[in-house]
Order: sequence, then C1' cells, then structure tokens
RNA sequence: AAGGUAGUCAAGGUAAUCGCUUGGGGUGCAAUUCAUUGUAUCAUGAGAGGAAAGUCCGGACUCCAAACGAAAGAGGUACCUUAGAAAUUAAGGGAGGUGAAAGCCUACGGAAAGUGCCACAGAAAAUAACCGCUUUCUACGUAAGUAGAAAGUAAGGGUGAAAACGGGUGGUAAGAGCACCCGAUGUAUGUUAGUAAUAGCAUGCAGGGGAAAACCCUACCUGGAGCAAGACAAAAUAGGCAUGUACGGUUUUUCGUUCCGGUUUAAACAUGCGGGUAUGUCGCAUAGAUAGAUGGUUACCAACCGUGUAAACGGUACAGAAUCCGGCUUAUUGACUACCUUUUAU
Repeated sequence: AAGGUAGUCAAGGUAAUCGCUUGGGGUGCAAUUCAUUGUAUCAUGAGAGGAAAGUCCGGACUCCAAACGAAAGAGGUACCUUAGAAAUUAAGGGAGGUGAAAGCCUACGGAAAGUGCCACAGAAAAUAACCGCUUUCUACGUAAGUAGAAAGUAAGGGUGAAAACGGGUGGUAAGAGCACCCGAUGUAUGUUAGUAAUAGCAUGCAGGGGAAAACCCUACCUGGAGCAAGACAAAAUAGGCAUGUACGGUUUUUCGUUCCGGUUUAAACAUGCGGGUAUGUCGCAUAGAUAGAUGGUUACCAACCGUGUAAACGGUACAGAAUCCGGCUUAUUGACUACCUUUUAU
C1' cells in the first nucleotide's frame, strides 16, 4: 500500500423561548348519582430506532373449526453435531465451488421409477456411423488401383458448454474395457480415525452424458384466520318473541289486525324479554393511538463534507413506533479498536 475477519461507540451537545401527546398531583369553576365526572389553569415526571422498515420465518395471545385414528389435496423443509420455546435461527464441523493468500460462497436427498428438455453448431445431444479405417462381393483394369453394393468399426478428424472413463500394452481384417497394467470416478463390504456427517486404506463390482433453480419421486413437518384478533357495556329507528286486553273472520282450541289506495263505521294497543348495530371501555404496555404526539425558532460549541489563498459561507445518512417477543433481510452517515494475508521499501 492492497485485501480480509471480528467487534465497539455515536446517530450532535448546551442554553433560552414557543408548542404537542401523556401520567400522577395542586387550585378554581360547573354538573350531578356526593365522591366522582367535565373543563380551565399551575408546577412537575415521561415521550422513536438501529433498523421502529420489508412483513420473509418462528412464537406468545385471541377467536373459529376439529377433538381418536386414517386418507387425499396443498404448502414447506432436505449434509452432521450442539444450543434454542421455535424458526428460511445461531455456533462449530463435513463436502463442493472460488481466490495467489488471509478468507469468502452454497435451494448440499434422488437423473439406474417415469414423462419431457439440452439454444447455435454438428451426422448424431443419448436406441450415436458425416468424414475416415477394415473385410467381402461385383464391375473395370496386365497390375497397382478405381467405382459401386453389403457388412464391421467409436482408434483418428471435424462441431460443441458437454460426444459415450484417461494413458499404455496386448489383441484384431480394422477396431473396441474385448483382455491386462497404471490412474481417476461411482458403489458395496471390511477396517482405522471421528459423537456424527465424513475421510484414509484394502478388496469386489460398474461404465448408464447433463440438468430436479422442469414436472416428478422419496423422507419428514404443517388445521384456518389474525389485535381492524377478540371480550364487556349498550341507544334511536326497524324488526323478533312472550303475555294481557280489544276487534274481525272461521267455527274449534285456530288464523288475522304491516304499509298505500279504495270500500265499509268490523278492526291495535299496553307491558315485558332477548339479539345485533351506532357508540364507549377493555385487550394496551413507566411513549402510545382519533392509524394524527414525540416538534419549531434563536445563540454558542463540536464533528464531517463542499467552495475558498484566507477570513468565512453553505450543507448534515437511512428513516419514523401502532398488541408483544425471538430472528432474518434490506436501506444508511461518521468515528474507532484488535487480529490475519499478500506485496514493496528501510
């Protein structure tokens, strides 16, 4: 100098003044249910954040449904251990990827259940034969060979992000994991280390491209809505039920009497009960709801930034509680501490 890890602090301060929300208190006035309420005033206490945000997870709490068990659908999760009430949480570890390193990143089960997909290029993108190589047959030719047909072949070429394990030897008409040696990968068993994931070693087996951040399959988990939840109190109007009386119809134990118009002189009132709404209170907090307060101005000081020779002047991040708590993610200003890596100079 460059890079990285972990963490801390602040989110201007003091004074004056004018205000806002709210707690308890004093005084005055008014009202009444006579110890409460309302109102005015006085002094006093408290009054946004690290993310209050996004509403992405988990819970407390509330209501609804269910209440035993099961199935289907939908959604979620997906290496191991520990912590935690739980979590798309945290710490440590494993594996993979990335970086020169310190470090950082990871939706980290299954592609051999099935269906579908793999741009461009290329014969072919998964039942590989385009060129090439080889054999046989036919035709031509004295011959070398040339052409055609049939078949074999993944060694070589070319395309591609990816082409059917890599290198070698044998083998073969030419070839090929066809066989063998070495190596890599996957898997099974054994063994060693480890709580485990997993890693090392030995042996056997396999050669089946990629992608599940396509559908899907497997395992496990999950009832729904949310404080505008919900609880209590509770008008007017309208409507419901019961009782009584009155009237009318029918004639038997019942029906009707709500509105408008008409007709007719036949005609509806009273009491009580209960549900919901407006509204209020609680839920609800040592900030706290009317989704509305938590502020403005002036002076001085401090930090940083910009302009300027200087004096000085200008500017101040993201944002704002709404039931509460634990996390995650995102936005953002300044100051500082410790440690690590690499390079350069002395």

Predicted 3D model of a 346-nucleotide RNA (Bacterial RNase P class A) from a Candidatus Babelota bacterium.
The sequence is in RNAcentral, with records from ENA.
The coordinates come from a structure-prediction model, not an experiment, and the mean pLDDT is 75.
Its Rfam family is "Bacterial RNase P class A". Rfam classes the family as a ribozyme. About the family: Ribonuclease P (RNase P) is a ubiquitous endoribonuclease, found in archaea, bacteria and eukarya as well as chloroplasts and mitochondria.
NCBI's taxonomy places the organism under Bacteria, Bacteria candidate phyla, Candidatus Babelota.